Context: one part of a larger RNA
RNA sequence: UUGGGCGUAAAGGGUCCGCAGGUGGCCCGGUCAGUCCGCUGUCAAAGCCUGGGGCUCAACCCUGGAAAGGCGGCGGAGACCACCGGGCUUGAGUCCGGUAGGGGCAGAGGGAAUUCCCGGUGGAGCGGUGAAAUGCGUAGAGAUCGGGAAGAACGCCAAGGGCGAAGGCACUCUGCUAGGCCUGAUUUCGCGACUGACACUCAGGGACGAGAGCCAGGGAAGCGAAUGGGAUUAGAUACCCCAGUAGUCCUGGCCGUAAACGAUGGAUACCAAGCCCUGCGCGUAUCGACCCGGGCAGGGCUGUAGCUAACGCAUGAAGUAUCCCGCCUGGGGAGUACGCUCGCAAGAGUGAAACUC
Numbered sequence: 001u002u003g004g005g006c007g008u009a010a011a012g013g014g015u016c017c018g019c020a021g022g023u024g025g026c027c028c029g030g031u032c033a034g035u036c037c038g039c040u041g042u043c044a045a046a047g048c049c050u051g052g053g054g055c056u057c058a059a060c061c062c063u064g065g066a067a068a069g070g071c072g073g074c075g076g077a078g079a080c081c082a083c084c085g086g087g088c089u090u091g092a093g094u095c096c097g098g099u100a101g102g103g104g105c106a107g108a109g110g111g112a113a114u115u116c117c118c119g120g121u122g123g124a125g126c127g128g129u130g131a132a133a134u135g136c137g138u139a140g141a142g143a144u145c146g147g148g149a150a151g152a153a154c155g156c157c158a159a160g161g162g163c164g165a166a167g168g169c170a171c172u173c174u175g176c177u178a179g180g181c182c183u184g185a186u187u188u189c190g191c192g193a194c195u196g197a198c199a200c201u202c203a204g205g206g207a208c209g210a211g212a213g214c215c216a217g218g219g220a221a222g223c224g225a226a227u228g229g230g231a232u233u234a235g236a237u238a239c240c241c242c243a244g245u246a247g248u249c250c251u252g253g254c255c256g257u258a259a260a261c262g263a264u265g266g267a268u269a270c271c272a273a274g275c276c277c278u279g280c281g282c283g284u285a286u287c288g289a290c291c292c293g294g295g296c297a298g299g300g301c302u303g304u305a306g307c308u309a310a311c312g313c314a315u316g317a318a319g320u321a322u323c324c325c326g327c328c329u330g331g332g333g334a335g336u337a338c339g340c341u342c343g344c345a346a347g348a349g350u351g352a353a354a355c356u357c
Stems, first nucleotide, its partner, number of pairs: 003329004007311002012325001014208004021201003025088007034080001035077009049065006091198001092195004096184001097182003103177007110154001114150008125136002162169002213254006222248002227243004265324006273302008282293002306313002330357003339350004
């Protein structure tokens, strides 16, 4: 609970697609359900409001009147809304031409490093720490040189940089594939073509969704929960050290969470400036791709008005407005219990109350 809110106080759904629903551009004609106007019936009496009156006043009572409003009927208006018909191109979309990119999937290739194995040289330490010890090493370690194997990750370029709806994405090349951006404009003379409102949002629903975790099968270099050992310490189930299993990697299938964050839902329009970066046109100029001017899209910074409890936000708004969705309503109990749905499980989703302050 017809209110006020959601960057940080409680509160934006992790993200997207999208049915129903809600909302909706410009012009012309028609209809009149909504809407508006008039008349009318009805909404008992009492009561409320009001003129007058009665109890000495008042409360109280009597008598007359009236209003707003609801529902029904009749007549009318036709702007808006709705519906029907016709048209338009500015919203939206398609084609054509360019363009940047770690966007996605698959295949192939590469070098550095690490570990292990084999061989050569060599001969006593190595490693590790605050200091040590456990550990490794004369059965030849560490160091160094040559050869080989394996797995995982890709230095520099690299950036306030780029791409993606989000999660996220980076060695190189190739193939397949998705999206973005630019050039294209309101208005009758011209300025590419086409469709002609096809739009926005979206309860349910669907898809995607880091890491960890689960199932099956592989793989396993390094790292490393658990675990063992050495130290530290009063103790040390830790921090430090030596080892090390799951896991981390691949294929297929689950899980569906997060400080899934910009802690800021999406769409559209409008509202001072200045600076930097990324992509692409245009103009001027030029040898020119640079410079300069201007445009669109994106990434950032500073800052005015305005907003804000303040911090701060400030054309990528937290400003000014409209539409649609989600969510909040004191702290604890509690994201718990119960029920239901989903899951192999872990658990996830939905989600209270008693009691208490």
Annotation:
Small-subunit ribosomal RNA, central domain from an uncultured bacterium, 357 nucleotides, folded computationally. The coordinates come from a structure-prediction model, not an experiment, and the mean pLDDT is 87. It matches the Rfam family "Bacterial small subunit ribosomal RNA". Rfam links the family to the GO terms ribosome and structural constituent of ribosome. RNAcentral holds the full RNA, with entries from ENA and SILVA.